[in-house]
Annotation:
Predicted 3D model of a 98-nucleotide RNA (Bacterial small signal recognition particle RNA) from a Planctomycetota bacterium. The RNAcentral record of the sequence draws on ENA. The prediction has a mean pLDDT of 81. NCBI's taxonomy places the organism under Bacteria, Pseudomonadati, Planctomycetota. A source record names the gene ffs.

RNA sequence: GACCGGGCCCGGUGCGGGGCUGUCCCGCGAACCUGGUCAGGGCUUGACGGCAGCAGCCAUAAGCGUCCGGCAGUCGGUGCGUCGGUAACCUGGUCGUC
Numbered sequence: 001g002a003c004c005g006g007g008c009c010c011g012g013u014g015c016g017g018g019g020c021u022g023u024c025c026c027g028c029g030a031a032c033c034u035g036g037u038c039a040g041g042g043c044u045u046g047a048c049g050g051c052a053g054c055a056g057c058c059a060u061a062a063g064c065g066u067c068c069g070g071c072a073g074u075c076g077g078u079g080c081g082u083c084g085g086u087a088a089c090c091u092g093g094u095c096g097u098c
Base pairs, nucleotide, nucleotide: 001095002094003093004092005091006090007089009085010084011083012082013081014080015079016078018075019074020073021072022071023070024069026065027064028063034059035058036057037056042051043050044049
């Protein structure tokens, strides 16, 4: 010096992990302007009954919460695998030359 390989670096791709967002699961959750059931009481009927309906109870909306967990999306100076590229730098080998 040439060639080959590896590293660093870049790109594609796959898996995992982390952050963020949404959603699912569970729970809480409305004096009245949600629903159901509506005690009492009210209205109505000659009566039987009927009507609306407060509290309570139940279920939930908006929303809030939970050691975790499932799913989807997204983001990296995240950890590996695989494929490809590569000026320079580092490193190993072979050959040649001084």
Its Rfam family is "Bacterial small signal recognition particle RNA". From the family's description: The signal recognition particle (SRP) is a universally conserved ribonucleoprotein involved in the co-translational targeting of proteins to membranes. The family's RNA type in Rfam is non-coding RNA gene.